């Protein structure tokens, strides 16, 4: 883009087209081929008229029927068959035919004997049939006549493929005919007219031509299957006959033994061929509906019959099937013609109407038949054309939808106001399509004896429309009666809202949908197309995705493992000829339609017509002669031969050495050896291992040895010999294109395996045994068969790889390295330069998707082969060929997926690698892991035991502090404008307020008693606040942190992550940011296609450590006085307090280092290389972690999921975990005396002296808003006593009993205190944490919370240690760099089995159909042969009987349709049960 389409929604008119693509299944009715009295004979009825009733006349020589003639082969239908001279195309026919028609010649004479209608008789149910009789003809038969015509023979000319053919002649043979109908009276006869007869016309006969139609041969040309490779007995051919209109094995019958096939015979599927449809830019692909041309075919399958022409759609005979009818005995039929009809199917139409036209069939004509054909009906089934209204209208109306609540959009869109009238309805006019033949009639012309008569030619009258009262046209009518569809995720024009929640469901792909869907479904608004619009089908295109035009094979799919070489295909220079291919002129042809173009017709347009172009084909013919072919001739450069020479694991067969392994023997020798990560099996006191002689046997050859050589490839390594392959190099002679490839063929062809017979020393599949694991059917050991090894035979595959098919030219270089030559040079070997051939590196240009490849090409041509077309299914079935066999080699499909795959880039990974870091190890202290208890978590339990966190990075976390509260949970009572607010409206003097008794656990109900404000106004009022009622609103710790903001965790305070520019890449991206070097650091420095710059590191900020200066209370207190006491005078010097500044920066020295960066010592400094700490956290990553801190989208819940209140719970306990704290003890515990800090805190507070109580605590208050008062006592320490190794004078759980405080309230559930009890538990398995120095470890303080309630958190400070060799491992991280099939990224991705369901498929004992071979039996119906004794009208022969010739009936033979038997092939269905696939 198309379509004969079909479905689904919807549908107003018209026009022109189109309509069983299926079941060539079955058909009921009607029609569809007749027709001619001008070829013949016979001849009604009914009706109606007259009637003497006897008939008689019209009807009517009419119907019907018969003979006879032309037609019936056309016209219409279908595509079953058919791969085929059917079809197309272009030839041939000297190898042929042709009814009517047309043109020309000639003719048309004389006789016979039948028959059907018809009448009688018989049979039948009927279809029908027989028998006797009569009768005509353009029917039928013989005679006569024969120009041509045929046949055979003579004669002759010509041509010639020597077969013949053609032409001309001659004389002989066959063989014709039909009439009819109008007119006339010229001739003849009878004599108003007729006959013979002439005349017109139409018939007939032959004979030539001509058209038209067929018939048969040919060469070209179009489907698939090689998993169809051979095929053929009338098969090729002759030859002789038959036979046909005609060649021809078409047919027979002898004779040969060929024919066909890789360029695809046979075969087996499929399928009418074409002009042309559709597509495409063309090349091409696809398809063959309507028209048109040719074919075949007519229920299926055989025959001939008549005719010109059939082997025949509406005609016959037979045989099958299948339907009707039947009286059962026996007839009848054939819609693949129009119409309808059942059937099948998605799916296709009236059982109309004329013969007006056109066209055909009879006929002289009227005519008459014509489902050809023209018309009409049905169907939106296609194309085309109109209309469904124009115009104006903004309050942008109402509804509707959305919305940031503003509005925005349907939307000029509606209403309204002016208009028009195509369609549609009414009325009324109204065509073209008809030309005509007939008759009639003028004029002309011919034919006639003719003025008849008929023909022709021109006009004149008449007549004739199915469609159809249709087309059209006027007019009347009213905007009135006429719009759907399908789609808005991206491909692709169109967006919102609800609804739903991986459901319902959408889908062509890609994919959408799990609570905020533009992708389901509604809705509102758009988009597109339009009387349609969508799906679904099916064809091309896109698709360079089969590539001819126009691809490709190194790694994506693809180069045979390799060589020989056959057909083929390509092929090197010169000169001639030729004319096949190639080129051009020129002719025939290519029906018509269709497509182009012009023009014209229907108002337009589809349609239609007319006219031209074109038909890219083919055939004949005339030229050209570059190229290609073909023929001649000639070169030598391609490719061969000869000669010299040398290099090599090339092969092949014999002999030959020597080392080492094993095994014997024989000596020494003595307890292990062997083997491994470690070990055992196994060897060894019967003497091994180790060591020395000898000696036997296979197998393999160390070093050289090399990106060395050799071979076609696999391969090829010890030394010598013998044969024997090819390769180089030099040189000159030499043949003269001898070449290159190479389908099939053939032959070679690792290793492994097979056969046979030797051969076995060491290896060693498969076995055994030992280990090793979970297991270890493995890797490691110990052993050890086949096999390796040899010969003779197969196998024929390997990553047979350069993943690179062969040959040839041509196209920058470098460097090495083998053979073999040239130069220079030398005494010689090297160096050097420089050919040729081989074989590696690096690298231009060029090619490549990149990788990379580059004179060894994969650059640039060019010749052959071979081979690919998406993954799997599969190199797999099935069939074939080879193989002993394992298998090889060809090699499919159904099903299935949307990919499979290369290169390459960035990431993450890796039991890769490099380099470097961290309490990462290591080295050390202390711990956890056991024990009791406290917390928190899981689990369980519970009314409820609120919710979150869940490796690191959740569990003394949220919680810096749950008796009530908190609190969310649970139980029970209670309240609905609510427990706080904000806003409108109304109301408001005994209201607002204040709330007693009383009911209750309390909320809360109740109201007693008391009782109102402020402003403006004179006053009435009126506003304000307050309460109330009402309505907007609340309210929610409800869901969703995977819809968010905003905080926070963690990687990780690791050093990284970017970006603009340039610049490399087709690109993703890379470069920078990589490399040497240093550093804590992408921190500096060097380089370096980069060159800057961003966030990060570092500083900059706090605090500690020194100094200085400022200042000196409440701090200090060195000196002076003075005190119990810095208490006080005085002082600010010190310590402190706090403010502002030095200091530290590799600055100095010296060495390493690249004259660098920087690193190591060192002086110096309180302090040295980031001084210690702290805060500060880069792009990011983990859908982390919080909707219960807060803020918030959506969602739910509103007399309840909100709120309020008692009480419970959150503290529950077989049990597991995490985190502490306390121990277990003598570096201790108990008493006693003694000391030294720091921060931080304190009016709802902190609380002192002082009394009182064993104590907790209570009185009790001074003082202090704090450098002033207080808590405050530090405490380990240190002094002295005791305890002496034990469940203890450890350790302190539990429990009773007593008490203290807070507090509204300690029961659940608080914390301290005396007094009494005194568990466990003696240092803790795997396993695990934390620290590198003022740190671990120990010690004690003090805050936050908070009424109380600290082992938890956070800060303080006291005391105050050991170790770090070092960087292989573990863990994390960084930076390079490799590999990757990962990319949700290694917690990845992924095989196989097995189990389950589905699907397709392979085999399978069978079984069941189609279809075709052979061999056979039958043998209709027919032609033909042959008989024909029967039965015969015409013709001969006979007076005649009769005979012949000729026919017919039967009979039989060939041949043969169906049918039956056997057997063989192919293919298809189904099958217990098996196999492997493929999906989930």
């Nucleotide at each position: 883009a198309g379509c004969g389409a079909a479905c689904g929604u919807u549908a107003g008119c018209g026009g022109c087209g189109c309509g069983c693509u299926u079941a060539a299944c079955a058909c009921a009715u009607g029609c569809a081929a007749g027709u001619c009295g001008c070829a013949c004979g016979a001849g009604a009825a009914a009706g109606g008229g007259c009637u003497u009733c006897g008939g008689c006349c019209c009807c009517a020589g009419u119907a019907a029927a018969g003979u006879g003639g032309c037609g019936c082969a056309c016209g219409g239908g279908u595509g079953c068959g058919u791969a085929a001279c059917a079809c197309g195309u272009a030839g041939g026919u000297a190898a042929u035919c042709u009814g009517c028609c047309c043109c020309g010649g000639a003719g048309c004479g004389g006789g016979g004997g039948a028959u059907a209608a018809c009448g009688a008789g018989c049979c039948g149910a009927a279809a029908g049939g027989u028998u006797c009789g009569c009768u005509a003809a353009u029917a039928c038969c013989g005679c006569a006549u024969a120009a041509g015509a045929c046949c055979a023979c003579g004669a002759g000319a010509a041509g010639u493929a020597c077969g013949c053919u053609u032409c001309u002649u001659g004389g002989g043979g066959u063989a014709a005919a039909a009439g009819c109908u109008g007119g006339c009276c010229u001739c003849u006869a009878u004599a108003u007219a007729u006959a013979a007869g002439c005349u017109a016309g139409c018939a007939c006969u032959u004979c030539g031509g001509a058209a038209u139609g067929a018939g048969c041969c040919u060469g070209c040309g179009g489907c698939c299957c090689a998993u169809c490779a051979g095929c053929u007995a009338g098969u090729u051919g002759g030859u002789a006959g038959g036979g046909u209109a005609a060649c021809g094995g078409c047919c027979u019958a002898c004779c040969a033994a060929g024919g066909c096939g890789a360029a695809g015979a046979c075969g087996g599927g499929u399928a009418g061929c074409u002009g042309g449809u559709c597509u495409g830019a063309g090349a091409g692909g696809a398809c063959g509906a309507u028209c048109a041309g040719c074919c075949a075919c007519a229920c299926u399958g055989g025959c001939a019959c008549u005719g010109a022409a059939a082997c025949a759609c509406g005609g016959g005979c037979c045989a099958g099937a299948c339907u009707c009818c039947u009286a059962c005995g026996g007839g009848a039929g054939g819609c693949a013609g129009c119409a309808g009809u059942g059937g099948g199917g998605a799916a296709u139409a009236u059982u109309g109407g004329u013969c007006a036209a056109u066209g055909g069939g009879c006929g002289c004509a009227a005519g008459c038949c014509u489902g050809a054909a023209c018309c009409a009906g049905c169907g939106a089934c296609g194309c085309c054309g109109c209309g469904u209204g124009a115009g104006u209208g903004a309050u942008g109306a109402a509804g509707g939808c959305c919305u940031u609540c503003g509005g925005g959009u349907u939307g000029u869109a509606a209403a309204g106001c002016u208009c028009u009238g195509u369609g549609g309805g009414g009325a009324g006019a109204g065509a073209a399509g008809a030309a005509a033949a007939c008759a009639u009639u003028u004029a002309g012309g011919g034919c006639g004896a003719a003025u008849a008569g008929g023909c022709c030619u021109a006009g004149a009258u008449c007549u004739u429309g199915a469609c159809g009262g249709u087309a059209u046209c006027u007019u009347c009518u009213u905007a009135g009666c006429a719009a759907g569809c399908a789609c808005c995720g991206g491909c692709u024009a169109a967006c919102u809202c609800u609804g739903u929640g991986c459901c319902a469901g959408c889908a062509g792909c890609c994919g959408c949908g799990g609570u905020a869907a533009g992708a389901c479904a509604g809705a509102g608004g758009g988009u597109g197309c339009a009387a349609a619009c969508g799906u679904u089908g099916c064809u091309c295109g896109g698709a360079a995705u089969u590539a001819c035009u126009g691809g490709g094979c190194g790694u994506a799919a693809a180069g045979c493992g390799c060589g020989u070489g056959u057909a083929g295909g390509c092929g090197g220079a010169u000169c001639u000829u030729u004319a096949a291919g190639u080129c051009g002129g020129g002719c025939g042809u290519g029906a018509a339609a269709u497509c182009c173009c012009u023009g014209g017709g229907c108002u337009c347009a589809a349609c239609c017509c007319a006219g031209g172009a074109a038909c890219u084909g083919c055939a004949c013919u005339c030229g050209a002669a570059a190229c290609u072919g073909a023929g001649g001739a000639c070169c030598u450069u391609g490719a061969g031969u000869a000669a010299u020479g040398g290099a090599g694991a090339g092969g092949a067969a014999a002999g030959c050495g020597g080392a080492a392994u094993u095994c014997c023997u024989g000596g020494u020798g003595u307890a292990g050896a062997g083997g491994u990560g470690a070990a055992a099996u196994u060897c060894g006191u019967a003497g091994a291992u180790a060591u020395c002689a000898g000696g036997a046997g296979g197998a393999a050859c160390a070093c050289c040895g090399g990106u060395g050589g050799c071979g076609a490839a696999g391969g090829c390594g010890g030394c010598u010999u013998u044969c024997u392959g090819g390769a180089c190099a030099u040189u000159u002679a030499c043949u003269g294109a001898c070449g290159c490839u190479g389908a099939g063929a053939c032959g070679c062809g690792a290793a492994a395996g097979c056969g046979u017979g030797g051969g076995g020393a060491g290896c060693a599949a498969a076995c055994a045994g030992g280990a090793u694991u979970a297991g270890a059917u493995a890797c490691c050991c110990u052993g050890g068969u086949a096999g390796u090894c040899c010969a003779c035979g197969c196998c024929g595959u390997a990553a047979a790889c350069g993943a690179u098919g062969a040959g040839u030219g041509c196209u920058a270089g470098g460097u090495g390295u083998c053979g073999c030559g040239g130069g220079u040079a030398u005494u010689g070997a090297c160096c050097c330069c420089u050919g040729c051939g081989g074989u590696a590196c690096c690298g231009a240009a060029g090619c490549u998707a990149a990788c990379g490849c580059a004179u060894u090409a994969a650059g640039c041509a060019c010749u052959c082969c071979g081979c690919c077309u998406g993954g799997g299914g599969a190199g797999u079935a099935c069939g074939g060929u080879c193989g002993c066999a394992a298998g090889a080699c060809u090699a499919a499909a159904a099903c299935u997926c949307a990919a499979a795959g290369g290169a390459a880039u960035u990431g993450a990974c890796g039991g890769g690698g490099g380099c470097c870091c961290g309490c990462a190890c290591a080295a050390g202290c202390g711990g956890u892991g056991g024990a009791g208890u406290a917390u928190g978590u899981g689990g369980u339990u519970u009314a409820a035991u609120u919710c979150g966190a869940c490796g690191c990075a959740a569990c003394g976390c949220g919680a810096a502090g749950a008796a009530c509260c908190u609190u969310a949970c649970c139980u029970g009572g209670g309240c609905u404008c609510g427990a706080a607010g904000g806003u409108c409206a109304g109301a408001u003097a005994g209201u607002a307020u204040u709330g007693a008794a009383c009911c209750g656990a309390a909320a809360g109900g109740g109201g007693a008693u008391a009782g109102a404000u402020c402003c403006c106004g004179c006053a009435a009022g009126g506003g304000a606040a307050g309460u109330c009622u009402g309505g907007u609103c609340a309210g929610g710790u409800g869901c969703u942190g995977c819809a968010u903001g905003g905080c926070u965790g963690u990687c990780g305070u690791c050093a990284g992550c970017u970006c603009g520019u340039g610049u490399c890449g087709u690109g993703a991206g890379a470069u920078g940011u990589u490399g040497g070097g240093u550093u804590a650091a992408g921190u500096c420095c060097c380089g370096c296609a980069a060159c800057g710059a961003g966030c990060g590191c570092a500083a900059c900020c706090c605090u500690u450590g020194u100094c200085u200066u400022u200042a000196g209370u409440u701090g200090c207190c060195a000196u002076c006085a003075u005190u119990u006491a810095g208490u006080u005078g005085g002082g600010c010097a010190c310590u402190c307090u706090a403010a502002a500044g030095a200091g530290a920066c590799c600055g100095c020295c010296a060495g390493c280092g690249u004259c660098a960066a920087g690193c190591u010592g060192g002086a110096g400094g309180a302090a040295g290389g980031u001084g210690g700490g702290g805060a500060u956290g880069a792009c990011g990553u983990c859908a982390a972690g919080u909707c219960c801190u807060c803020a918030u989208g959506g969602c739910c819940c509103u007399u309840a999921c909100g709120u309020c209140c008692a009480g419970g719970g959150c503290u529950a306990c077989a049990c597991a975990c995490g985190u502490a704290c306390u121990a277990c003890a003598a570096u201790g515990g108990u008493c006693g005396g003694u000391a030294c800090a720091a921060a931080a805190c304190g009016c709802u507070g902190c609380a002192a002296a002082c009394c009182c109580g064993c104590g907790a605590g209570g009185g009790g208050g001074a003082g202090c808003c704090a450098a002033u008062c207080g808590g405050c006592a530090a405490a380990a320490g240190c002094c002295g006593a005791c305890c002496u190794c034990a469940g203890u004078a450890c350790a302190g759980a539990u429990u009773g009993g007593a008490g203290u405080c807070u507090g509204c309230a300690a029961c659940u559930c608080g914390a301290c205190u005396c007094c009494a009890u005194g568990a466990a538990g003696u240092c803790g398995g795997a396993a695990u944490c934390g620290c590198u120095a003022g740190u671990a470890a120990u010690c004690g303080u003090c805050a936050a919370u908070c009424a109380g309630c600290a082992g938890g958190u956070g800060a303080c400070g006291g005391u105050g240690a050991a170790u770090a060799c070092g960087u292989u491992c573990c863990c994390g991280g960084g930076c390079c760099u490799u590999g990757u099939a990962c990319a949700c990224a290694c917690c990845g991705c992924c095989c196989g089995u097995c189990a389950c369901a589905c699907c397709a498929u392979g085999g399978g004992a069978g079984u069941c159909g189609a279809u075709u071979g052979c061999u056979c039996c039958a043998g209709a119906a027919g032609u033909g042969g042959c008989a024909g004794a029967g039965c015969u009208a015409a013709c001969c022969c006979g007076c005649a009987a009769g005979g012949g010739a000729g026919g017919c009936a039967u009979g039989u033979c060939c041949c043969u349709a169906a049918g039956g038997a056997g057997u063989g092939g192919u293919c298809g269905g189904u099958a217990a049960c098996u196999g492997g696939g493929g999906u989930g």
Background
Small-subunit ribosomal RNA from an uncultured bacterium, 1480 nucleotides, folded computationally. RNAcentral holds the sequence, with entries from ENA and SILVA. The coordinates come from a structure-prediction model, not an experiment, and the mean pLDDT is 83.